[in-house]
RNA sequence: UCAGGAUAAUGGAUGGCUGCUCUGCCUACCUGCGAGGGUACGGCGGGGAGGAAAGUCCGGACUUCAAAGGGCAGGGUGGUCGCUAACGGCGACUGCCCCGAUUUUAUCGGGGUAAGGAGAGUGCAACAGAAAGUAAACCGUCCGCCUCUGGUGGACAAGGGUGAAACGGCGAGGCAAGAGCUCACCAGUGCCAUGCGCGAGUGUGGCAGCUCUGUAAACCCCAUCCGAAGCAAGACCGAGUAUGCAGGCGCCUGAGGACUGCCCGUCCGAUGUCUGCGGGUCGGUUGCUGGAGGCCGUCAGCCAUGGCGGUCCCAGACAAAUAGCCAUAGCGAACAGAAUCCGGCUUACGGUUAUCCUGAUCUU
RNA sequence: UCCUCGGUAGCUCAAUGGUAGAGCAUUCGGCUGUUAACCGAAGGGUUGCAGGUUCGAGCCCUGCCCGGGGAG
Numbered sequence: 001u002c003a004g005g006a007u008a009a010u011g012g013a014u015g016g017c018u019g020c021u022c023u024g025c026c027u028a029c030c031u032g033c034g035a036g037g038g039u040a041c042g043g044c045g046g047g048g049a050g051g052a053a054a055g056u057c058c059g060g061a062c063u064u065c066a067a068a069g070g071g072c073a074g075g076g077u078g079g080u081c082g083c084u085a086a087c088g089g090c091g092a093c094u095g096c097c098c099c100g101a102u103u104u105u106a107u108c109g110g111g112g113u114a115a116g117g118a119g120a121g122u123g124c125a126a127c128a129g130a131a132a133g134u135a136a137a138c139c140g141u142c143c144g145c146c147u148c149u150g151g152u153g154g155a156c157a158a159g160g161g162u163g164a165a166a167c168g169g170c171g172a173g174g175c176a177a178g179a180g181c182u183c184a185c186c187a188g189u190g191c192c193a194u195g196c197g198c199g200a201g202u203g204u205g206g207c208a209g210c211u212c213u214g215u216a217a218a219c220c221c222c223a224u225c226c227g228a229a230g231c232a233a234g235a236c237c238g239a240g241u242a243u244g245c246a247g248g249c250g251c252c253u254g255a256g257g258a259c260u261g262c263c264c265g266u267c268c269g270a271u272g273u274c275u276g277c278g279g280g281u282c283g284g285u286u287g288c289u290g291g292a293g294g295c296c297g298u299c300a301g302c303c304a305u306g307g308c309g310g311u312c313c314c315a316g317a318c319a320a321a322u323a324g325c326c327a328u329a330g331c332g333a334a335c336a337g338a339a340u341c342c343g344g345c346u347u348a349c350g351g352u353u354a355u356c357c358u359g360a361u362c363u364u
Numbered sequence: 365u366c367c368u369c370g371g372u373a374g375c376u377c378a379a380u381g382g383u384a385g386a387g388c389a390u391u392c393g394g395c396u397g398u399u400a401a402c403c404g405a406a407g408g409g410u411u412g413c414a415g416g417u418u419c420g421a422g423c424c425c426u427g428c429c430c431g432g433g434g435a436g
Stems, first nucleotide, its partner, number of pairs: 001360010013328006020048007027040005050335001054346002057344005062230004069264004074226005079093005094115001095113008116221002121219002123215003138160002140156007168186002171183003187211002189208008234286004244277006256268003293312008365435007374388004382419001390406005412428005
């Protein structure tokens, strides 16, 4: 210098004209006693998509359901501490794994981690192998017997071989041969004591031959959380329609219902209730956007985040608004368009900038 | 605004976590005077994609992509 990757930031320049949508004031008209309300192709102003508005994967706000009661079932989560309205999110730390460097078995740097329990129980571990979980003997070692180049009974769990995985490693003692069978050292596990840490943990010392595999993103156990439905939730106004037809159940010893799969409990319940068919409406207002809000400063904190002060108001539609044209240096391009609102996660993304890593080339 | 099911050979579908198969279709051979039918054989797969768990994944888990069905 070029190429590639990761992370973060930015998120399509400026000006003019014509439009679209929401809205403030004025004007005109209509209505009303009035306050006020409505209409306008009128005038002057103001606002008008995103970092992901997306996927709808989590968590909340808000609203309704009888009380948002109990139990079972079901589902989520899973190191520790903290942050938060809350979370499966985020931050810091711990353990483990991987990579690189120093340099030599410990430290540093970077990355990853669904990281409770396999000393509660059950299941599974293909093929190969003697044996895949408390048992086993193919080759082998040792002992005995026999019809003795072999056969057979027993002991062994060291060596070979198989496998992803074979019941710690190594040395000595011991033994018929062997084996933690015993002992020293090393590694691990559990328990006890103790130092440090809020804690997960970690350091040191001691005890126990304890060394009985893996798998819980298999069932399961433990801990913990979850009532259900969703703005087409819900509230109000106006208009319209059929106490219509058929069938089931029931009429208080109660059918059915009360937005949860089951049970219990509670409430409603006879002008009852359920199912199917049929009839009517498809208007308006509200919920609706000022909010766990944005920006700046400051303080506390390693950080996530929080406190305080100042300042700003920044879409709100309902067939549903952002567009078109022109000019200005060469270009104007990616992913993509709000629909109740927030906090996250995930995914998509052209160009530019910054940091880090990898590779190639050139120069010294 | 939500709920739910699925994606495996050209098509339709199978497959306890253990070598991915069947039928039809395709190609070749046989049978026949010829074709069809029939008989025999062969080819054909990134199990939608990318990660993870596991000794081992079509199957289990997570995230995407695509498609079907349903509710108000």